[in-house]
Molecule: c-di-GMP-I riboswitch aptamer
Organism: uncultured Kangiellaceae bacterium
RNA sequence: CACCAGUUCUGGCUGCUCGGUUCGAAAGACUGAGUUCGCAAAGCUACCGGUCUAAGGGUGUGAAGAGCACUUAAGAUAGCGGGGUUGCCAAA
Numbered sequence: 001c002a003c004c005a006g007u008u009c010u011g012g013c014u015g016c017u018c019g020g021u022u023c024g025a026a027a028g029a030c031u032g033a034g035u036u037c038g039c040a041a042a043g044c045u046a047c048c049g050g051u052c053u054a055a056g057g058g059u060g061u062g063a064a065g066a067g068c069a070c071u072u073a074a075g076a077u078a079g080c081g082g083g084g085u086u087g088c089c090a091a092a
Base pairs, nucleotide, nucleotide: 012039013038015035016034017033018032019031020030022029023028037079043085044084045083047082048081049080050077051076052075056072057071058070059069060068061067
């Protein structure tokens, strides 16, 4: 110096709660404050599986373009797991 594995001082992320003149049909995302469940990749990435939602589509029911039920992702989730990719630190 490089690689692998691991620790965590100082830091980092943000789980939860409340709010938002924000986006969305929803799930959810974004944002502010409070708090601190946790994480050594809880950085990025929707490629694989899982999970969530169902606007639109389909099916059934129904007098019915009403309503209801079921189903479906091209929507979402990276803090569900795997894969890919990048990478920090007093010190050992």